[in-house]
RNA sequence: GUCUUUGUAGGGCAAUGGAUAGCACGUUGGACUUUUAAUCCAAAGGUCGUGGGCUCGAAUCCCACCUAGGUUG
Repeated sequence: GUCUUUGUAGGGCAAUGGAUAGCACGUUGGACUUUUAAUCCAAAGGUCGUGGGCUCGAAUCCCACCUAGGUUG
């Protein structure tokens, strides 16, 4: 260089074009407990890698770039 996959919350993952973007873990606060752990309740935390395009509507489809893998030479 060729082909190909990946990127979403603190880290791990869902969400096949209809939107308030969720799940468990973690974090924070509270309840319970003599205390810790466990358990229960609640909350915070996302410009969905970047920039364009298609569309009434894009995390989702298309293009380019970036990132990290795989493949081949």
Model confidence (mean pLDDT): 81 of 100. A computed fold for a 73-nucleotide RNA from Trichonephila inaurata madagascariensis, annotated as transfer RNA. Rfam family: tRNA. Its family is annotated with triplet codon-amino acid adaptor activity in the Gene Ontology. The family's RNA type in Rfam is transfer RNA. NCBI's taxonomy places the organism under Eukaryota, Opisthokonta, Eumetazoa, Panarthropoda, Trichonephila inaurata.